[in-house]
């Protein structure tokens, strides 16, 4: 000095599911300015059902051994507990670049 490879950062791309019902609240109408009815708005509140999976968690096969048990055995499979289903933000994973660690050499 050190490819791959491992950690962290920065930028860029990055998919899926209801802004579904109701209720508070906020405006505007109507009405006996009373209950109550329509329309719009918010979505920082709540509560219901429905739904997604690519943070994160949790499960499991085979290959694997000289035979046989154990045990280990991965994932964008799975399970949906935590996230998520207007946007905004996350966001496995790829791509580029900086630091940083170092096997072989």
């Nucleotide at each position: 000095c050190g490819a791959u490879c491992c950690c962290g950062c920065g930028c860029g791309g990055g998919a899926g599911a209801g802004u579904c019902u109701u209720c508070a609240c906020c405006c505007g109408g109507c009405g006996a300015c009373g209950a109550g009815c329509c329309g719009g708005g918010c979505g920082c509140g709540a509560a219901g059902c429905g739904c997604c999976g690519a943070a994160g968690g949790g499960g499991c096969a085979a290959a694997u051994c000289c035979u046989c048990c154990c045990c280990g055995g991965a994932a964008c499979c799975u399970c949906u507990c935590a996230g998520g289903c207007g946007c905004c933000a996350g966001g496995a994973c790829c791509g580029c670049g900086c630091g940083g660690g170092g096997c072989a050499g």